[in-house]
RNA sequence: GCUGGCUUAGCUCAGCUGGUAGAGCGGCUGAUUUGUAAUCAGCAGGUCGUAGGUUCGACUCCUAUAGCCAGCU
Numbered sequence: 001g002c003u004g005g006c007u008u009a010g011c012u013c014a015g016c017u018g019g020u021a022g023a024g025c026g027g028c029u030g031a032u033u034u035g036u037a038a039u040c041a042g043c044a045g046g047u048c049g050u051a052g053g054u055u056c057g058a059c060u061c062c063u064a065u066a067g068c069c070a071g072c073u
Stems, first nucleotide, its partner, number of pairs: 001072007010025004019056001027043005049065005
């Protein structure tokens, strides 16, 4: 230098042929318990790496770019 893959909640990851984003763990509150843990119920937490484009509508399609990983030269 070229090619490919990944980037979504604090962490690990889903997300259908484009229709307005979820799970587990973790956090907080309550119940239960003498208390803790466990269990149960509820709640909070996201500019979907960044910037543009297409579209009535984009995590999803297109372009550029950043970081990480792998391969080739």
Predicted 3D model of a 73-nucleotide RNA (transfer RNA) from a Deltaproteobacteria bacterium.
The source organism's lineage runs through Bacteria, Pseudomonadati, Myxococcota and Myxococcia.
The sequence was found in a public genome assembly.
Rfam family: tRNA. Rfam classes the family as a transfer RNA.